[in-house]
RNA sequence: AGCUUAUCAAGAGAGAUUGAGGGAUUUGGCCCGAUGACAUCUCAGCAACCAGCUGCUUGCAGUAUGGUGCUAAAUCCAAUAGGCGACAGCCUUAAAGAUGAGCG
Numbered sequence: 001a002g003c004u005u006a007u008c009a010a011g012a013g014a015g016a017u018u019g020a021g022g023g024a025u026u027u028g029g030c031c032c033g034a035u036g037a038c039a040u041c042u043c044a045g046c047a048a049c050c051a052g053c054u055g056c057u058u059g060c061a062g063u064a065u066g067g068u069g070c071u072a073a074a075u076c077c078a079a080u081a082g083g084c085g086a087c088a089g090c091c092u093u094a095a096a097g098a099u100g101a102g103c104g
Stems, first nucleotide, its partner, number of pairs: 002103007013043005021032003026079004044071003049067003052063005075096001081092004
C1' cells in the first nucleotide's frame, strides 16, 4: 500500500511567519480569502478512540497523565440505490473520504 471494525448534524482560537489561492479527488452548486484565507510554527483549547488511573453493578461510569485526532460551514451540499411528496423539497442508503483501534 492494503484488510477488518467503530465513529463522522455536538464541541473547541489566539499570536507569529508567509502571500493567493482554499474548502481531498471529478462535475455542478455554495462558501472562505489582501479587513490576509490555505499552509507551517508556538501557545491555548475541544473531545474521549487507545493506553493509564479511580470506582463499582465487571462492562459501564468517571478522570484527562500519556499516544493520536480535531478547533468555518453536516465529511459544506449533491452525485449511487430506494422511499415519500404539497413537485419547494424531505428521509434512508451505496460509493468515496477522514480519524481511531487491530491486523498486515